[in-house]
RNA sequence: GUCUGGUCCCACGCAGCGGACUUGCGCCGAACCCCGUCAGGACCGGAAGGUAGCAGCGGUAAGCGAUUUUGUUCGGGUGCCGCGGGAUAGCCGGGCAUC
Numbered sequence: 001g002u003c004u005g006g007u008c009c010c011a012c013g014c015a016g017c018g019g020a021c022u023u024g025c026g027c028c029g030a031a032c033c034c035c036g037u038c039a040g041g042a043c044c045g046g047a048a049g050g051u052a053g054c055a056g057c058g059g060u061a062a063g064c065g066a067u068u069u070u071g072u073u074c075g076g077g078u079g080c081c082g083c084g085g086g087a088u089a090g091c092c093g094g095g096c097a098u099c
Base pairs, nucleotide, nucleotide: 001096002095003094004093005092006091007090008086009085010084012082013081014079015078017075018074019073020072021071025065026064034059035058036057037056042051043050044049
């Protein structure tokens, strides 16, 4: 001096962090205007039986809760990551040439 790699800039990918939604779970959750079963009682009937149906019980919906289970999405001074492009002002490493 030159080439190249890193440091520098950018893009993409991956991982991870935070938020939102979703999903799984729940000990939560409807006086009635959800479902089922409907004691008691009521009604219809001569009777057999039937009808509607409160409480209770079970379940479910909206909602609520806990741990983060699934997935999606957003964000950025996350990253000894991967993969390319760019820059050459400086620094570090390596190769080559010259003195």
The prediction has a mean pLDDT of 77. Predicted 3D model of a 99-nucleotide RNA (Bacterial small signal recognition particle RNA) from a Calditrichota bacterium. The organism belongs to Calditrichota, within Bacteria. Its Rfam family is "Bacterial small signal recognition particle RNA". By type it is a non-coding RNA gene.